About this RNA:
Small-subunit ribosomal RNA, 3' major domain from an uncultured organism, 482 nucleotides, folded computationally. Model confidence (mean pLDDT): 84 of 100.
Context: one part of a larger RNA
RNA sequence: UGACGGGGGCCCGCACAAGCGGUGGAACAUGUGGUUUAAUUCGAUGCAACGCGAAGAACCUUAUCUGGGCUUGACAUCUGAGGAAUCUUGCGGAAACGUGAGAGUGCCUUCGGGAACCUCAAGACAGGUGGUGCACGGUUGUCGUCAGCUCGUGUCGUGAGAUGUUGGGUUAAGUCCCGCAACGAGCGCAACCCUCGUUGCCUGUUGCUACAGAUGGUAACAUGCUGAGCACUCAGGCGAGACUGCCGGUGACAAACCGGAGGAAGGUGGGGAUGACGUCAAAUCAUCACGCCCCUUAUGUCCAGGGCUACACACGUGUUACAAUGGGAUGGUACAACGAGACGCUUGGCAGCAAUGUCCGGCAAAUCUCUCAAAACCACCCCCAGUUCGGAUCGGAGUCUGCAACUCGACUCCGUGAAGCAGGAAUCGCUAGUAAACGCAGAUCAGCACGCUGCGUUGAAUACGUUCCCGGGCGUUGUACA
Numbered sequence: 001u002g003a004c005g006g007g008g009g010c011c012c013g014c015a016c017a018a019g020c021g022g023u024g025g026a027a028c029a030u031g032u033g034g035u036u037u038a039a040u041u042c043g044a045u046g047c048a049a050c051g052c053g054a055a056g057a058a059c060c061u062u063a064u065c066u067g068g069g070c071u072u073g074a075c076a077u078c079u080g081a082g083g084a085a086u087c088u089u090g091c092g093g094a095a096a097c098g099u100g101a102g103a104g105u106g107c108c109u110u111c112g113g114g115a116a117c118c119u120c121a122a123g124a125c126a127g128g129u130g131g132u133g134c135a136c137g138g139u140u141g142u143c144g145u146c147a148g149c150u151c152g153u154g155u156c157g158u159g160a161g162a163u164g165u166u167g168g169g170u171u172a173a174g175u176c177c178c179g180c181a182a183c184g185a186g187c188g189c190a191a192c193c194c195u196c197g198u199u200g201c202c203u204g205u206u207g208c209u210a211c212a213g214a215u216g217g218u219a220a221c222a223u224g225c226u227g228a229g230c231a232c233u234c235a236g237g238c239g240a241g242a243c244u245g246c247c248g249g250u251g252a253c254a255a256a257c258c259g260g261a262g263g264a265a266g267g268u269g270g271g272g273a274u275g276a277c278g279u280c281a282a283a284u285c286a287u288c289a290c291g292c293c294c295c296u297u298a299u300g301u302c303c304a305g306g307g308c309u310a311c312a313c314a315c316g317u318g319u320u321a322c323a324a325u326g327g328g329a330u331g332g333u334a335c336a337a338c339g340a341g342a343c344g345c346u347u348g349g350c351a352g353c354a355a356u357g358u359c360c361g362g363c364a365a366a367u368c369u370c371u372c373a374a375a376a377c378c379a380c381c382c383c384c385a386g387u388u389c390g391g392a393u394c395g396g397a398g399u400c401u402g403c404a405a406c407u408c409g410a411c412u413c414c415g416u417g418a419a420g421c422a423g424g425a426a427u428c429g430c431u432a433g434u435a436a437a438c439g440c441a442g443a444u445c446a447g448c449a450c451g452c453u454g455c456g457u458u459g460a461a462u463a464c465g466u467u468c469c470c471g472g473g474c475g476u477u478g479u480a481c482a
Base pairs, nucleotide, nucleotide: 001482002481003479004478005477007476009474010473011472012471013470015466016465019430020429021428022427023426026320027319028318029317030316031315032314033313034311035310042053043052064306065305066304067303068302069301070300073125077124078123079121080120081119082118083117086103087102088101089100090099091098092097107114108113127295128294130293131292132291137288138284139283140282141280143278148187149186150185151184152183153182154163155162156161167178168177169176193272194271195270196269198240199239200238201237202236203235204234207230208229209228211227212226213225214223215222216221243266246260247259248258249257250256322423326383327382328381330379331378332377333376339370340369341368344363345362346361348359349358350357351356389420394415395414396413397412398411399410400409436458437457438456439455440454441453442452
């Protein structure tokens, strides 16, 4: 000087407390451990591994196993020889591959040949998801969006170092003020960026409809359908607006804090992006890159089939429930936003109980479609039961994708109807448009979503407080630690 203390002081954080909903019990989904296996490829392992890499393992992917093949090689450059390339086809074979037959003779040319491509030969070499993340780059996690981490000059100290950065206040903040042997500065904080919330101007098509009309309808009414317009909604470009600016109080005449006015918004307005010096020899040699080591008729490479999907078990993360502040079944009536679409999204008609099929048509989309959101509300049936709760499992019949659903896909219909009656010890999330509940869209993707990433709809309870648990920040103190 740090680190540490079941030392002390001050202060924060869903850290506790106050509340709400979960996990831990059940079934299933998914990941991991273990076991099994020819193989169950590899990595990730306290927080910070375990719905993680994987935004999607039937083949492919695929790295694994078994079997069948190749050896200058599936891929790159160079040399020589031959042949255009390419296409069709027979036989063997699971295919890779092996072995035949036929068609074809193109482009440039100084007529020697050349360019692309294919085959053969020889070697230089290729190749390796082989090892080492404790040799590395790059990238990432974490403490932590915590408020810290440093430097120059000066001064003090023999020196390591100190000072500044400590102190008194204050803040979300090393934020600001005051004081001070310090005076300044840098990386962080904040602001500048995006988005949501209010509004002015400009621009109106595919958007909108205050005005007039048309069509359907007895009428009520419905339809942007037509004219007209851009008032309104909306879209999107430029602006305005919030700064403790104003008033009162407290305070040290400061910084600031408390209350109020006006305002769409008030003291960082909400959310996002943004992650200092560093820590963990943290993670990644399997994204990529790269040193060294290793393999070279194999640890390379091609193919078929299997495996990654196994299953006495253990754990994590989820989904669905166990039902009556009513829930389930049937019928009816409403209200979104984000997005996506041509090898695509598919309205409408017809067929089917349905998954879905088919015909015509619209849309490269503010125009058409996905797109009827679901919880909600209304009517009616059931009435506390292992039930009209719950839906696992199994049987049958089908649909779709795809060369192919046996191992091993999703969905539909009929039947079947298991466990489960609120979950021990323990443990997690959340402070407001949040939790909880409800559905919708998208990426990946032929097909496959209870996962993930977004979107809106309905919409709470509680916070006295900082004694305690956990993590962190700043002084101070002790130390046999570095």

The full RNA is in RNAcentral, with records from Greengenes.